Transfer RNA from Pararoseomonas sp. SCSIO 73927, 75 nucleotides, folded computationally.
Its Rfam family is "tRNA". Rfam describes the family as follows. Transfer RNA (tRNA) molecules are approximately 80 nucleotides in length. Rfam classes the family as a transfer RNA.
Lineage of the source: Bacteria > Pseudomonadati > Pseudomonadota > Acetobacterales > Pararoseomonas.
[in-house]
């Protein structure tokens, strides 16, 4: 260069056109002498950037950045 895969909360992931969610983590409570462990609560997202299709996009299409795997080149 070419092909595919992926980017979404601190951190691993889900969601695939109609209000973005789970676990951990983290804050604050119950519990306990007190630690863990368990239980509840609450906080946290420009959905990689940009730009197009739509009444509406995290989702669909192009462009572009990075991460991942293949193949090609390689005097």
């Nucleotide at each position: 260069g070419c092909c595919g895969g992926g980017u979404u909360a601190g951190c691993a992931c889900a969601g695939c056109g109609g209000u973005a969610g789970u676990g951990c983590a983290a804050u604050c409570g119950a519990u306990u002498c007190g630690u863990a462990a368990u239980c509840g609560a609450u906080a946290g997202g420009u959905c990689g950037c940009g730009a197009g299709u739509u009444c509406g996009a995290u989702u669909c299409u192009c462009g572009c950045a990075c991460c991942c795997g293949g193949c090609a080149c390689c005097a």